[in-house]
């Protein structure tokens, strides 16, 4: 340069046109315990970025930025 894959909570994944944006870890808050873990009950945190297609876009499409991997 050029070709792919990927980007969703503080970190690991699902989610793949609507049903609710979820899970496991960690965080807070409250119970339970003499107390610490452990356990239960509840909260708080996300779809990189602009367009565009649909009635409807995390999700199809098209560019941008970044991150892997390949070829020169």
């Nucleotide at each position: 340069u050029c070709g792919g894959a990927c980007g969703u909570a503080g970190c690991g994944c699902a989610g793949a046109g609507g049903c609710a944006g979820g899970c496991g870890c960690a965080c807070c808050g409250c119970c339970u315990c003499g107390g610490c873990a452990a356990g239960g009950c509840g909260g708080a945190a996300a779809c990189a970025c602009c367009g565009g297609u649909u009635c409807g876009a995390a999700u199809c499409c098209g560019g941008u930025c970044g991150u892997c991997c390949g070829a020169a």
Predicted 3D model of a 72-nucleotide RNA (transfer RNA). Its Rfam family is "tRNA". It is annotated as a transfer RNA. Gene Ontology term of the family: triplet codon-amino acid adaptor activity. The coordinates come from a structure-prediction model, not an experiment, and the mean pLDDT is 81.